Notes:
The RNA shown here (Glycine riboswitch aptamer) has 105 nucleotides and comes from a Rhodocyclaceae bacterium. Lineage of the source: Bacteria > Pseudomonadati > Pseudomonadota > Rhodocyclales > Rhodocyclaceae. Model confidence (mean pLDDT): 76 of 100. It was read from a public genome assembly, where an Rfam model found it. It matches the Rfam family "Glycine riboswitch aptamer". About the family: This family represents the bacterial glycine riboswitch.

[in-house]
RNA sequence: UGCGCUCGCGCGGGAGAGAGCGGCCAUUUCGAAGCGAAGCGAAGCGGGCCGCCGCCGAAGGCGCAACACCCGGAACCGCUCAGGCAAAAGGGCUGCGCGAGAGCA
Numbered sequence: 001u002g003c004g005c006u007c008g009c010g011c012g013g014g015a016g017a018g019a020g021c022g023g024c025c026a027u028u029u030c031g032a033a034g035c036g037a038a039g040c041g042a043a044g045c046g047g048g049c050c051g052c053c054g055c056c057g058a059a060g061g062c063g064c065a066a067c068a069c070c071c072g073g074a075a076c077c078g079c080u081c082a083g084g085c086a087a088a089a090g091g092g093c094u095g096c097g098c099g100a101g102a103g104c105a
Stems, first nucleotide, its partner, number of pairs: 001105003005101009018053001020052006028043004054085003060081001061079003067072001
């Protein structure tokens, strides 16, 4: 110096599946009456809590045969605890660049 491997950082790519239903609380706007507020009625989007189903796998987690039995095999498989089901975010994995480590030439 080159090559691939591992790790870290930066910039990108990156799928699936209900913006589901109901209840309560708080809140916003409007309306009638009213001096006004509370209360009542209507509408709205978002928030909090609870409940009910349906569904997804690619954070994380858990499980798995032969073989091997010390580790493994073993995850792009399975489960769906967690998470998720408009967008955004996240996202196994992956492209490029930089750096570090050990190895080979």